Predicted 3D model of a 388-nucleotide RNA (Bacterial RNase P class A) from Tropicimonas marinistellae. The sequence was found by an Rfam model in a public genome assembly. Taxonomically the source falls in Tropicimonas (Bacteria, Pseudomonadati, Rhodobacterales, Roseobacteraceae).
[in-house]
RNA sequence: GCGGAUGGCCGGAUGGCCGCGGGGCUGGCGGGUUUUCCCGCCGCGCCGAGGAAAGUCCGGACUCCCUGAAGCAACGGUGCCGGGUAACGCCCGGGCGGGGAAACCCGACGGAAAGCGCCACAGAGAUGAGACGGCCCCGCAGGUCGGGGUCACGGUGAAACGGUGGGGUAAGAGCCCACCGCGGGGCUGGCAACAGUUCCGGCACGGCAAGCCCCACCGGGAGCAAUGCCAAAUAGGACCUCCGCGGGGCCACGGCCCCGGGGCCGCUUCAGCCCCAGGCAGGUCGGGUUGGCAGCUUGAGCCCGCCGGCAACGGCGGGCCGAGAGGAAUGGUCAUCGAAGGGGCGCGAGCCCCGGAACAGAAUCCGGCUUACAGGCCGUCCGCGCAC
Numbered sequence: 001g002c003g004g005a006u007g008g009c010c011g012g013a014u015g016g017c018c019g020c021g022g023g024g025c026u027g028g029c030g031g032g033u034u035u036u037c038c039c040g041c042c043g044c045g046c047c048g049a050g051g052a053a054a055g056u057c058c059g060g061a062c063u064c065c066c067u068g069a070a071g072c073a074a075c076g077g078u079g080c081c082g083g084g085u086a087a088c089g090c091c092c093g094g095g096c097g098g099g100g101a102a103a104c105c106c107g108a109c110g111g112a113a114a115g116c117g118c119c120a121c122a123g124a125g126a127u128g129a130g131a132c133g134g135c136c137c138c139g140c141a142g143g144u145c146g147g148g149g150u151c152a153c154g155g156u157g158a159a160a161c162g163g164u165g166g167g168g169u170a171a172g173a174g175c176c177c178a179c180c181g182c183g184g185g186g187c188u189g190g191c192a193a194c195a196g197u198u199c200c201g202g203c204a205c206g207g208c209a210a211g212c213c214c215c216a217c218c219g220g221g222a223g224c225a226a227u228g229c230c231a232a233a234u235a236g237g238a239c240c241u242c243c244g245c246g247g248g249g250c251c252a253c254g255g256c257c258c259c260g261g262g263g264c265c266g267c268u269u270c271a272g273c274c275c276c277a278g279g280c281a282g283g284u285c286g287g288g289u290u291g292g293c294a295g296c297u298u299g300a301g302c303c304c305g306c307c308g309g310c311a312a313c314g315g316c317g318g319g320c321c322g323a324g325a326g327g328a329a330u331g332g333u334c335a336u337c338g339a340a341g342g343g344g345c346g347c348g349a350g351c352c353c354c355g356g357a358a359c360a361g362a363a364u365c366c367g368g369c370u371u372a373c374a375g376g377c378c379g380u381c382c383g384c385g386c387a388c
Base pairs, nucleotide, nucleotide: 001384002383003382004381005380006379007378008377009376010375012337013336014335015334016333017332018331020048021047022046024044025043027042028041029040030039031038032037050359054370055369057368058367059366060365061364062223063222064221065220067271068270069269070268071267072266075219076218077217078216079215080094081093082092083091084090095109096107097106098105099104110214111213115212116211117208118207119206132154133153134150135149136148137147138146139145140143162180163179164178165177166176167175182201183200184199185198186197187196188195189194227294228293229292230291231290232289237285238284239283240282241281242279243278246259247258248257249256250255260276261275262274263273264272301320302319303318304317305316306315307314308313341354342353343352344351345350
């Protein structure tokens, strides 16, 4: 210098004027009956989108609903091992498999010798196998023949019932042997996944579990339009009190006890709670809808330093407060500067002109993942070339 891999960061800048949202001032003026309280207007100074605010795909906080506990069933999810975390399907480290010359990247990566199911087309045969060609043996009718053996060879296929070599055989075949592969046991290393090594076994045991299923673990439902409060207001309704209320017993007449029936989580058990004719009278509440307030942003928060850890991350100390709207603000304009891109000139370093910034945009909040993104900056590593 060229090509590649990977981690992180930024993502238009500065100022003036006008405007919008928020909260502040023991600021002014006005109003609410007085007020330190509330509202409106004005003034001053402060703050005001993102790395993804997005998709709403996972995990939580918070709130309400469901009678509680245990077990079972159903349904859904996760799935190598160890660690991190509030938690996760996320992250870190490792193992195994695959790709690459390497840096490095990718993996739904438990179980197919528990069972069921499926394996298109082609092919003789697709999994309790199979004889189309070929090879070998036998027969006589001597052939384009019949019977048998054989999967070593050919052919088909995504996949053909272990692979290679040797022995063996009529030809062959784990039929036998060696190595590899596979399974089981031991030993060694490792927390483990797993790796290495050794002995034994038999040739068995094809693939698919993003098909059913088995195993292990996890999981109630709904969501800030949750939910609570205040005010206005109407129909239906709900609840409470009163009279009354299954059978039996006691009574101090207030009630209490026992028994029975029924209901409340999908089922069972245990526990708990509620109901057991009806009547009209009185009282209370009051959906939808509208307006206002709270929830509403101080939080698993951010930055810096030190310590522990390979790392994810954790601990300690110091500092900081960085939108809070809700039919929903974050905008407009001017000036200066300006990245990409385009054009021209120049042998060249470069100069001049045009141009005027990607994706997008809060809506209860947080941790992730995924997707979109003009351009730029900083690091680490691999390979090649050149110079010393």